[in-house]
RNA sequence: GCCCAGGUGGCGGAAUUGGUAGACGCACUGGUUUCAGGUACCAGCGGUGCAAGCCGUGAAGGUUCGAGUCCUUUCCUGGGCA
Numbered sequence: 001g002c003c004c005a006g007g008u009g010g011c012g013g014a015a016u017u018g019g020u021a022g023a024c025g026c027a028c029u030g031g032u033u034u035c036a037g038g039u040a041c042c043a044g045c046g047g048u049g050c051a052a053g054c055c056g057u058g059a060a061g062g063u064u065c066g067a068g069u070c071c072u073u074u075c076c077u078g079g080g081c082a
Base pairs, nucleotide, nucleotide: 001081002080003079004078005077006076007075010026011025012024019065028044029043030042031041032040046055047054048053058074059073060072061071062070
């Protein structure tokens, strides 16, 4: 240099053919239980906001009524070829 795969909450990891982003697990927070801890169970857990809402899939554009998904450029990680 060329080709392929990937980048999504704190972490791992889903999301059919473009149609509610974050299922599920772990971690964390509160509660019940316990003398206490662990276990188990219940509830919560991206950002902003009093709320309604708005924003949020590495970054920037584009297509579309609608994009994590399609197109272009670009950054990073892994693999292959030279």

Predicted 3D model of an 82-nucleotide RNA (transfer RNA) from uncultured Roseiarcus sp.
Its Rfam family is "tRNA". About the family: Transfer RNA (tRNA) molecules are approximately 80 nucleotides in length.
The prediction has a mean pLDDT of 80.
Lineage of the source: Bacteria > Pseudomonadati > Pseudomonadota > Roseiarcaceae > Roseiarcus.